[in-house]
RNA sequence: GGGCCUGUGGUUGAAUGGUACAAUUCUCGGCUGGCAGUCGAGAGGCCCGGGUUCGAUCCCCGGCAGGUCCA
Numbered sequence: 001g002g003g004c005c006u007g008u009g010g011u012u013g014a015a016u017g018g019u020a021c022a023a024u025u026c027u028c029g030g031c032u033g034g035c036a037g038u039c040g041a042g043a044g045g046c047c048c049g050g051g052u053u054c055g056a057u058c059c060c061c062g063g064c065a066g067g068u069c070c071a
Stems, first nucleotide, its partner, number of pairs: 001070007010024004018054001025043007047063005
């Protein structure tokens, strides 16, 4: 330098044009004498810019970052 893959709450992963889901984490509350555990409630996210579209996390283009292969 070129090809391919990936980028989603603090962490791990799903979703795939129409309100973004789960586990874990954190906070508060119930059960307990307390802890653990469990139950309930809440907080927390689509890498950036542009385009297409009535509507984009999803499609297209460019950039950035990571991984991998070739040189």